Model confidence (mean pLDDT): 85 of 100. The part of an RNA shown here (small-subunit ribosomal RNA, 5' domain) has 512 nucleotides and comes from an uncultured bacterium.
Context: one part of a larger RNA
RNA sequence: GGACAAACGCUGGCGGCGUGCUUAACACAUGCAAGUCGAACGGGGACUAUUGGGGGGGCAACCCUCCGAUAGUUCUAGUGGCGAACGGGUGAGUAACACGUGAGAAAUCUACCCCUUAGACUGGGACAACCCGCCGAAAGGGCCACUAAUACCGCAUGUGAUCCCAGGGAACAGAUACUUGGGAUGAAAGGAGCAAUUCGCUUCGGGAGGGGCCUGCGUCCCAUCAGCUAGUUGGUAAGGUAAUGGCUUACCAAGGCGAUGACGGGUAGGGGACCUGAGAGGGUGGCCCCCCACAAUGGAACUGAAACACGGUCCAUACACCUACGGGUGGCAGCAGUAGGGAAUAUUGGUUAAUGUGCGAAAGCGCGAACCAGCAACGCCGCGUGUGCGAUGAAGGCCUUCGGGUCGUAAAGCACUUUUUGCAGGGACGAGGAAGGACGGUACCUGCAGAAUAAGUCUCGGCUAACUACGUGCCAGCAGCCGCGGUAAAACGUAGGAGACGAGCGUUAUCC
Repeated sequence: GGACAAACGCUGGCGGCGUGCUUAACACAUGCAAGUCGAACGGGGACUAUUGGGGGGGCAACCCUCCGAUAGUUCUAGUGGCGAACGGGUGAGUAACACGUGAGAAAUCUACCCCUUAGACUGGGACAACCCGCCGAAAGGGCCACUAAUACCGCAUGUGAUCCCAGGGAACAGAUACUUGGGAUGAAAGGAGCAAUUCGCUUCGGGAGGGGCCUGCGUCCCAUCAGCUAGUUGGUAAGGUAAUGGCUUACCAAGGCGAUGACGGGUAGGGGACCUGAGAGGGUGGCCCCCCACAAUGGAACUGAAACACGGUCCAUACACCUACGGGUGGCAGCAGUAGGGAAUAUUGGUUAAUGUGCGAAAGCGCGAACCAGCAACGCCGCGUGUGCGAUGAAGGCCUUCGGGUCGUAAAGCACUUUUUGCAGGGACGAGGAAGGACGGUACCUGCAGAAUAAGUCUCGGCUAACUACGUGCCAGCAGCCGCGGUAAAACGUAGGAGACGAGCGUUAUCC
């Protein structure tokens, strides 16, 4: 000098764009953050229309009410489907195939999406809801009987798929790819519509995008860590996995790693990038993007295309809460917010309008993702706090050699302007195509008023731009380094003046 997720002191007008718990991965009251589909299904409720019956009122037309049927609209507790593995948070752990970069196979998986092949025959038994009862303070659980489906289970078929047998078969053999024949195995679901049609279902192959696995190289400090290792290193066989493999097990062999730093200890998420620097380097990993890991702590599996699953399940532990003492419930490192810790970090806000995403045929519904608004000079950038004229150089302050000098065209005064500000009027883009705008009566435009609403901070011995007076008297104090202060201090304190930067200025911490 530059930088900063900064903090502190003094000061503070506005706007745009960003950023905002670095500490306790400490504990959390309250609300919200993942639903959706009635065009999969049986019920239940409400309303409307038509109609049958009963009752009541009215002279009548007709009206009111109860029960039932049909049709339609609508709501949804349950069964079922898809989603909930994304999106959002945090950086505790991890020195590792975790990450970065290149190469790869054992020919590994892939819901939804796109292309493509061949299909969807025929049957069955349940379980919720509802109904009837029971237990319990609650959370919740249970009995009897009934019922539907794109829920569940058989049977038929088998394009192709997998496996087995036999044959052919490219490079020396074997094996394999490929191929021929035979055998075995295992599929399905319907809905909407008058219909055309459309949305689905099953099977094979391919694609796109995504994931799993292996591997070369790179990736912090300590040798005051020098030896480490028994599933350890390799083989055979089996099991397991979507798949290779000591991944696991049995048997066999005795190997494997290490001063090119094994093993141990400490520290740490990695990268794109960011800061600095002429570069080489050094430092950092906050915001944004990619990858990884985690979800009170530890362990485990279930479901599923995918999890060993933040707002799922089970077990254990600690903590907290409710209780009728028998027993239950919970997990903010989601968004707000609270307590605590700390030098220190915001609203218990609005909207699904846009973008995106889940479900749905769609209309649409949901979304603290997201978009906005609020708070904070925390940062960067921009604007303003007036402009011109104005000397008798007014008053006043300070200094003085008492002549004067300086603040100083500065002020006053005169003439203007209106960025900002206030008031009033108009008023968006963002929404391509019918409607639809949270932001927002915002941005922006126009008019009116009036210099009106707006300047500080640090420094002045040298480095280093800027000097005098008074006070103090090695005291009080200053200080980044050198050093000032013991009676004329340009270094302390105050005043006047000056210098620098300016809605900031200075200090402190940290990095180059």